[in-house]
RNA sequence: UGAUCAUCCAGAGGACCUGAGGGACCUGGCCCGGAGACGGUCCGGCAACCUGCCCGGCGGCAAGGUGCCAAUGCCAGGAGCGAUGAGGA
Numbered sequence: 001u002g003a004u005c006a007u008c009c010a011g012a013g014g015a016c017c018u019g020a021g022g023g024a025c026c027u028g029g030c031c032c033g034g035a036g037a038c039g040g041u042c043c044g045g046c047a048a049c050c051u052g053c054c055c056g057g058c059g060g061c062a063a064g065g066u067g068c069c070a071a072u073g074c075c076a077g078g079a080g081c082g083a084u085g086a087g088g089a
Stems, first nucleotide, its partner, number of pairs: 001089001004086005013043005021032003025078005044069003049065002051062004073081001
């Protein structure tokens, strides 16, 4: 990188830096944002997937790999849409 499978209404924020847009894309809404959003760093946290432990099993615990921490992937419609994980090429 492309293909396959699974999941996407649960859960989880502080400090500092920066400074104008942001919520993936299109249309329409709605919302967040100089009382500093988005993004970055550090610390902290969450526990869907893998992993480890307990268990006959259901399930529970941990937090090592990765991921995630406004709102259902923010909502509706659209598009061989997107994101994450797993095993494999």